The prediction has a mean pLDDT of 81. Transfer RNA from Candidatus Gottesmanbacteria bacterium RBG_16_52_11, 73 nucleotides, folded computationally. Lineage of the source: Bacteria > Bacteria candidate phyla > Candidatus Gottesmaniibacteriota. It matches the Rfam family "tRNA". The sequence is in RNAcentral, with records from ENA.
[in-house]
RNA sequence: GUCCCCGUAGCUCAAUUGGCAGAGCAGGAGGUUGUGGCCCUCUUGGUUGUGGGUUCGAAGCCCGCCGGGGACU
Numbered sequence: 001g002u003c004c005c006c007g008u009a010g011c012u013c014a015a016u017u018g019g020c021a022g023a024g025c026a027g028g029a030g031g032u033u034g035u036g037g038c039c040c041u042c043u044u045g046g047u048u049g050u051g052g053g054u055u056c057g058a059a060g061c062c063c064g065c066c067g068g069g070g071a072c073u
Base pairs, nucleotide, nucleotide: 001072002071003070004069005068006067007066010025011024012023013022019056027043028042029041030040031039049065050064051063052062053061
């Protein structure tokens, strides 16, 4: 340099091929307990890497850029 894959909550990952952004863990509050843990209930947290485009509507499609990984030279 060329090509391919990945980027969504603090972490690990979903979102059924364009139509309500979610789960588990973690964090907060409460219950339980002599205290703590386990367990149970409730709950906070997102510019979906970034800038544009297409569309009535984009996490998902198109283009550029950034970051990570890989293959070839």